This is a predicted structure of a 682-nucleotide part of an RNA (large-subunit ribosomal RNA, domain II) from a Dehalococcoidales bacterium. NCBI's taxonomy places the organism under Bacteria, Bacillati, Chloroflexota, Dehalococcoidia, Dehalococcoidales. Its mean pLDDT, the model's own confidence on a scale to 100, is 85.
Context: one part of a larger RNA
């Protein structure tokens, strides 16, 4: 891992509700008696319990009573309601209480053959090195003090290094040789050494050169048995079928936040009378959006200007001139969740009417689950007008919803799956191929593969449109020619001559020509422009608006920013039109179940579903009754066929070799795929 059998709401008492039955007041408990093969049955037993009256803490009073001074008021009652005892079922409480699961707590014992420390008594430590004290001799010396040298001697938690003890580093081992090892290397090795045997210390404890270490391979409190099925607001598990309805992830409170209580929302039963819902009209309450600036505040400019302040003139605190700030007032344009003289749409409340022909509303009672929600659209707070962010409100979907579309994609778009059907119509979305259906029709745009990712900003891209100049008295562009004189204007300057800079910007000749548009020179010169003539012969400029394009445009495996192929008067974009495809939607045909209905062989309506509520059944084991089957072959096993909406049932063949079972009831150790289930097999 697979297979097999096994494995989880039970029982008792009490309370409560529902169903069903007995009695009308209901009912017996223990006990006793009779009968019986047994389980037990029948009788007896009226103690007791519930009910028949309530109110009050009570004394007590009583259809009333309590409070109270009260004959007031108020509370609870009466004015009627069924009661009680069984049986079955739902729920609650107390019990292990659906089964399994802690870490732990307490009590009695068992452990120091492991290990910690201690006591008693024994054992063990190759070899080598170093050479303390003491002693002896010699020398120095006055000296037996003292010093030096040699010898002798053999000290030491001394040195090197086996046994022995330890376990430093590395490798191997890591389902091992081994639940701590192996190899190499390393530390101690006469000591606070090591070791044998016997003994002592015990869990609220011991022992500890102290690490919470060790106390028999897991010690912040050993093990074992017991209290004991400890407790677990936690996790996982909980076994046949079909039918009807169908949630919640909210509010308040909580040593509360993943729990619980009450309410909300679901279901079932009963009940009343009128509700509920939608739309319209009418009548209301209200201060949001937008708007506004009289108010409360903010904020800008100008005018006027009280006041404040600087400077100057003045002999001066007089007076005058001038600069800065500037209340109030006026004019103008603004801003506000905590501003409003004014004010919507929705929504809400009420009345009336219509629709709905449903009970959806409301009340009482039985049973729940939920109280982690998610995204999306809109209105907001927080955040950064960030987040697949967080917190509210209103709707939707998912949750608990399958089907079609969005390539794929709980929450988006369409649409709500009773069953069958090789019939039809549509929705969203699509119709060149993958791939069902238009290479559809009419008009326009785009050249960027834009489409098929992006901003501020930029652009003689292109289409449409508006407005305004010039123009056959010849425009615009090109080409030919002119573009002059006073004058090098004055100033400045080394110079300044149209062209560094400052000032002025006239006059003349003209078809026209600036005291000069740009380049240029040291300054001149030179080139050029404005302006004019000619040539040419039809349009040419400015400024807007709208559509579609363009640039801006840079990321990590390779196209990889249309699902792909591929697409350019489109298979892109916009406008209009006609067909078709397309779903479990709708329709046709047949069928099932349920509900309602005065025309019941009919008509109408309903049937997605998690938690959860309700209903109806199938099957297993045993028992009772009935009537049966079976060696001419029971059960079981296995194969085939058939029946039923399902759980399931039936028949036949084979195997098997002795019991089985219809029907009607009763009672349960009553249904397995999951519990890191337990046991067995492989």
């Nucleotide at each position: 891992g697979c297979c097999g059998g096994u494995g989880a709401g039970u029982u008792a008492a009490u309370c409560u509700c529902c169903g069903u039955g007995g009695c009308c007041g209901g009912u017996u408990a223990a006990g006793c008696a009779a009968c019986u093969g047994g389980a037990g049955u029948u009788g007896u037993g009226g103690a007791g319990c519930c009910g028949u009256a309530g109110c009050g803490a009570a004394a007590g009073c009583g259809a009333g009573u309590c409070u109270g001074a009260a004959c007031a008021g108020g509370g609870c009652g009466a004015u009627u309601u069924g009661g009680u005892c069984g049986c079955g079922g739902g729920g609650a409480u107390u019990a292990g209480a659906c089964g399994c699961g802690a870490a732990g707590c307490c009590g009695g014992g068992u452990g120091a053959g492991c290990u910690a420390c201690c006591c008693a008594u024994g054992g063990c430590c190759a070899g080598g090195g170093u050479g303390a004290a003491g002693c002896c001799u010699c020398g120095a010396u006055a000296g037996u003090c003292u010093c030096g040298a040699g010898g002798u001697g053999g000290a030491g938690g001394c040195c090197c290094g086996a046994a022995c003890c330890u376990g430093u580093c590395a490798g191997c081992g890591u389902u091992g040789c081994a639940a701590a090892g192996c190899u190499g290397u390393a530390g101690g090795a006469u000591g606070a050494g090591u070791u044998g045997u016997g003994g002592a210390u015990a869990g609220a404890g011991g022992u500890g050169a102290a690490a919470u270490g060790c106390c028999a391979a897991a010690c912040g409190a050993a093990c074992u048995c017991g209290g004991a099925u400890a407790u677990u607001g936690c996790u996982g598990g909980c076994u046949c079928u079909c039918c009807c309805c169908g949630a919640a992830a909210u509010g308040u409170a909580u040593u509360u936040a993943g729990g619980u209580a009450c309410a909300g929302c679901c279901u079932c039963a009963g009940g009343u009378a009128a509700u509920a819902g939608u739309u319209a009209a009418u009548g209301g309450a209200g201060g949001u959006a937008a708007g506004g600036c009289a108010c409360u505040g903010g904020a800008u400019u100008g005018a006027c200007a009280a006041g404040g302040u600087g400077a100057g003139a003045g002999a001066a605190u007089a007076u005058c001139u001038u600069g800065c700030c500037g209340a109030c007032u006026c004019a103008a344009a603004c801003c506000a969740a905590a501003c409003c003289a004014a004010u919507a749409a929705u929504g809400c409340c009420a009345u009336u009417a219509a629709c709905c022909c449903a009970u959806a509303u409301c009340c009482u009672g039985g049973g729940a689950g939920u109280g982690a929600g998610a995204c999306u659209a809109c209105g907001g707070a927080g955040g950064a007008u960030a987040a697949g962010c967080c917190c509210c409100g209103u709707g939707g979907u998912c949750g608990a919803g399958a089907g079609g579309g969005a390539a794929a994609c709980a929450g988006c778009c369409c649409a709500g799956a009773c069953c069958a059907u090789c019939a039809g119509c549509u929705a969203a979305g699509g119709u060149c191929c993958c791939g069902a259906a238009a290479u559809g029709c009419g008009g326009a745009c785009u050249a960027a593969g834009u489409g098929g990712g992006a901003a501020a900003g930029g652009c003689a891209g292109u289409g449409a449109u508006a407005u305004u100049g010039c123009u056959a008295a010849a425009a615009c562009a090109g080409c030919c020619a002119g573009g002059a004189g006073g004058u090098u204007g004055g100033c400045u300057c080394a110079g300044a001559a149209g062209c560094a800079g400052c000032c002025a910007c006239c006059c003349u000749u003209u078809a026209a020509a600036g005291a000069g548009u740009g380049c240029g020179u040291a300054a001149c010169a030179g080139c050029u422009c404005a302006c004019u003539g000619g040539u040419c012969g039809a349009g040419u400029g400015g400024c807007g608006u709208c559509g579609c394009a363009c640039c801006g445009a840079c990321a990590a495996u390779u196209c990889a920013a249309c699902g792909g192929g591929g697409c350019u008067c489109a298979a892109g974009u916009c406008c209009g039109c006609u067909a078709c495809c397309g779903a479990a939607g709708c329709u046709g045909u047949g069928g099932u179940u349920c509900g309602c209905u005065u025309u019941a062989u009919a008509g109408c309506g309903a049937a997605g579903g998690u938690a959860g509520g309700g209903g109806a059944g199938c099957g297993u084991u045993g028992c009772u009754a009935c009537a049966g089957c079976u060696g001419u072959g029971a059960a079981g096993c296995c194969c085939u066929g058939g029946c039923g909406u399902a759980a399931g049932c039936c028949a036949g063949a084979g195997u098997g070799g002795a019991g089985c079972a219809u029907u009607a009831g009763c009672a349960a150790g009553u249904g397995a795929g999951a519990a890191u289930g337990a046991c067995g097999g492989c």